Predicted 3D model of a 72-nucleotide RNA (transfer RNA) from Candidatus Yanofskybacteria bacterium RIFCSPLOWO2_01_FULL_49_17. It was read from a public genome assembly. The source organism's lineage runs through Bacteria, Bacteria candidate phyla and Candidatus Yanofskyibacteriota. It matches the Rfam family "tRNA". It is annotated as a transfer RNA. Its family is annotated with triplet codon-amino acid adaptor activity in the Gene Ontology.

C1' cells in the first nucleotide's frame, strides 16, 4: 500500500428496514439471614463519528477513526 471481517449497557451477546434496543454476568436498591454468601423481586446502565438512500437506519451505501486477519 491492496483485499476482506468487526465496532451495540461496566463485560460479553442478540435483534426481517417498522422492537418500550432484548438476555446472561456485574452493578444499586429491597425481601430473606445473627452476619456473609446463595436465593428471590425491583431498578438504572448501549447502538464508534460524519454524509447519503427511505415514510422510517442498530440493519443498506459512502467517507473517517479503532481493532483483527490475509497479502504484494
Nucleotide at each position: 500500500g491492496g483485499c476482506g471481517c468487526c465496532a451495540u449497557c461496566g463485560u460479553c451477546u442478540a435483534a426481517c428496514g417498522g422492537u418500550u434496543a432484548g438476555g446472561a454476568c456485574a452493578u444499586a436498591u429491597g425481601c430473606u439471614u445473627c452476619u456473609c454468601a446463595a436465593g428471590c423481586a425491583u431498578a438504572g446502565a448501549a447502538u464508534c463519528g460524519g454524509a447519503g438512500u427511505u415514510c422510517g437506519a442498530u440493519u443498506c451505501u459512502c467517507c473517517g477513526u479503532g481493532g483483527c486477519g490475509c497479502u504484494g